[in-house]
Record summary
The prediction has a mean pLDDT of 77. A computed fold for a 166-nucleotide RNA from Ktedonospora formicarum, annotated as FMN riboswitch aptamer (RFN element). The sequence is in RNAcentral, with records from Rfam. The source organism's lineage runs through Bacteria, Chloroflexota, Ktedonobacteria, Ktedonobacteraceae and Ktedonospora. Of the family's consensus pairs, 100% are formed in the model.

RNA sequence: UAAGACCUUCGGGGCAGGGUGCAAUUCCCGACCGGCGGUGUUGCCUUGCAUGGGACCUCCUUCCAGGGACCAGAGGCAGAGCCCGCGAGUCCACAAGUCUGGCUUGUGUGAUUGAUUCGGUGUAAAUCCGAAGCCGACGGUAUAGUCCGGAUGGGAGAAGGUUUAU
Numbered sequence: 001u002a003a004g005a006c007c008u009u010c011g012g013g014g015c016a017g018g019g020u021g022c023a024a025u026u027c028c029c030g031a032c033c034g035g036c037g038g039u040g041u042u043g044c045c046u047u048g049c050a051u052g053g054g055a056c057c058u059c060c061u062u063c064c065a066g067g068g069a070c071c072a073g074a075g076g077c078a079g080a081g082c083c084c085g086c087g088a089g090u091c092c093a094c095a096a097g098u099c100u101g102g103c104u105u106g107u108g109u110g111a112u113u114g115a116u117u118c119g120g121u122g123u124a125a126a127u128c129c130g131a132a133g134c135c136g137a138c139g140g141u142a143u144a145g146u147c148c149g150g151a152u153g154g155g156a157g158a159a160g161g162u163u164u165a166u
Stems, first nucleotide, its partner, number of pairs: 003164008017029003031146002033136002035086004042078006051072003056067003081134002089112003092108007116132005138149003
């Protein structure tokens, strides 16, 4: 340094205020929220020790020498709900268990799984800036992205550590 195995910890936010009604955080006005990785004309921080450039400053007759913002380079952090992929949810198949109504658990390179345009800058942006839009599993309940529940669950992954090998 890269790879394999294992361990530990972490790993989701949100209806203020008002209207109608017997009843709604579910309807209406309005408010609020955005999992993980990638991409990113960007920004910030560190370094500049080894390397290159370097305005300028000090010394100096000159040469030599010293310092040096900053740039390149190197490292780190942040950066898209609606671009790509993943996770979760649901369905299906198979296996096991329980027991036959089905349920529970596990596995699956099985299926399904939401939403964006316009303007600006620029060589280049569905990511930046501005504006206007749009989306959000299942069960419960007055119709739910936001309440309650499965869930003290699962999880994409993140950080750290141990060990083996090169």